The part of an RNA shown here (small-subunit ribosomal RNA, central domain) has 350 nucleotides and comes from an Oscillospiraceae bacterium. The coordinates come from a structure-prediction model, not an experiment, and the mean pLDDT is 86. The RNAcentral record of the full RNA draws on SILVA. Lineage of the source: Bacteria > Bacillati > Bacillota > Clostridia > Oscillospiraceae.
Context: one part of a larger RNA
RNA sequence: CUGGGCGUAAAGGGCGCGUAGGCGGUUGAAUAAGUCUGUUGUGAAAUUCCAAGGCUUAACUUUGGCAGUGCAAUGGAAACUGUUCGACUUGAGUACGGCAGAGGCAAGUGGAAUUCCCAGUGUAGCGGUGAAAUGCACAGAGAUUGGGAGGAACACCAGUGGCGAAGGCGACUUACUGGACUGUAACUGACGCUGAGGCGCGAAAGUGUGGGGAGCAAACAGGAUUAGAUACCCUGGUAGUCCACACCGUAAACGAUGGAUACUAGGUGUAGGAAAUGAUUUCAUUUACGGUGCCGUCGCAAACGCAAUAAGUAUCCCACCUGGGGAGUACGGCCGCAAGGUUGAAACUC
Numbered sequence: 001c002u003g004g005g006c007g008u009a010a011a012g013g014g015c016g017c018g019u020a021g022g023c024g025g026u027u028g029a030a031u032a033a034g035u036c037u038g039u040u041g042u043g044a045a046a047u048u049c050c051a052a053g054g055c056u057u058a059a060c061u062u063u064g065g066c067a068g069u070g071c072a073a074u075g076g077a078a079a080c081u082g083u084u085c086g087a088c089u090u091g092a093g094u095a096c097g098g099c100a101g102a103g104g105c106a107a108g109u110g111g112a113a114u115u116c117c118c119a120g121u122g123u124a125g126c127g128g129u130g131a132a133a134u135g136c137a138c139a140g141a142g143a144u145u146g147g148g149a150g151g152a153a154c155a156c157c158a159g160u161g162g163c164g165a166a167g168g169c170g171a172c173u174u175a176c177u178g179g180a181c182u183g184u185a186a187c188u189g190a191c192g193c194u195g196a197g198g199c200g201c202g203a204a205a206g207u208g209u210g211g212g213g214a215g216c217a218a219a220c221a222g223g224a225u226u227a228g229a230u231a232c233c234c235u236g237g238u239a240g241u242c243c244a245c246a247c248c249g250u251a252a253a254c255g256a257u258g259g260a261u262a263c264u265a266g267g268u269g270u271a272g273g274a275a276a277u278g279a280u281u282u283c284a285u286u287u288a289c290g291g292u293g294c295c296g297u298c299g300c301a302a303a304c305g306c307a308a309u310a311a312g313u314a315u316c317c318c319a320c321c322u323g324g325g326g327a328g329u330a331c332g333g334c335c336g337c338a339a340g341g342u343u344g345a346a347a348c349u350c
Base pairs, nucleotide, nucleotide: 004321005320007304008303012318014201015200016199017198021194022193023192025088026087027086028085029084030083031082033081034080035077036076037075038074039073040072041071042070049065050064051063052062053061054060091191092188093187094186095184096183097182098181103177104176106174107173108172109171110154115149116148117147118146119145120144121143125136126135162169163168206247207246208245209244210243211242215241216240220236221235222234223233258317259316260315261314262313263312266295267294268293269292270291272289274287275286276285277284278283299306300305323350324349325348332343333342334341335340
C1' cells in the first nucleotide's frame, strides 16, 4: 500500500467558520482530457516459459516461438466522468406573514437569607460532636425587636421542559442583537456537502494589573480521633470564588457515538407553530412539519444493547486506531509571563 476498524475491547478532533482539495441534482447540445476500441512503431541481447536440435545423459548449449501487462503516433466510439454553451426547480438561499424560547451583550431595579455594625429587651450560657475539646460569652454573648452597611446567589414557578455549534444559559425591566421553527410558493437558479492547513469560540482551576470581599473555602493554625493521623470530624482562616481588562486552551469538554443526504414496521408521552373537521369559550380529533423522551419489528451487534434522534441499509468528505509497559515521558520545534500546552519517539522489557 491493500485490507480491517473507531458507544463499552486501541481509535470521533471540545465546538464552530472557512481556504486548498475531494465529492456533487434534472435536462439539451458541443467537445473528446479521462474511458473503450482498431492500426503502426518501439518495447536490445542474454535470462524466464513453450517446442524441437547438439555433446552417451544431465548440467550446459543452439534454433524457433510465446510473452514483454508499458510508451508514442494515428483512425474511430460517445454511454459515463471532465470541459464549454443553454434550459429547469425538487437541493440551497432570498422575500413576505406568523411564532416559542434560562440564546448573547449592556444598563438599571427587587425581595428572601447569611454576616457585620448601632440601639432596645434580657440573663448565663452559646456553639459544636459519635462523644468532646479548641472557639465565643458577665467588658453582657446566644435568643428576640427595630434601624443600618455590604457582597454574592436568585427559593417557589421547574418539567427525561426550553434555548444554544460546543463550552454553557434560570429573579425582574429596558435597549441592542444571533439563530431556529412554521405558513405562502413570489424571487434567484445548483449558488451545494465536507473540510488538511488557517482563524475564532471554549467549564473549572491557574496567571498578570487594578478593584471588591458577605458566605464558602485549597494552603495554614488549633482541637479531637488514632499505634501514628502531615487525613476523614470540629473551631478558625488566607489565596481563590465576584467585577474590569488581558492571558491560559485544558476536562469522564460524554450520547465515552464526527458532519451531510436518502431510504427502512409500529405504539405511547411531552413541548412549538400550521391546516382541516366537530363543538363555539377555553376544548377534542385528525393530517403534514420541525424538536425532545420511552417501548419495540426487521436488521445490526462479541455481548450489553442500538433500533426513523440507528450502533440498520447506502453514498460523500474529514479526524483517528494498529499488543501491554516504558510514555503522553525524553529530545527538538511551535505557543505561554509562569504553570504548562501542543506535536511526539527510542533503548529496554513482558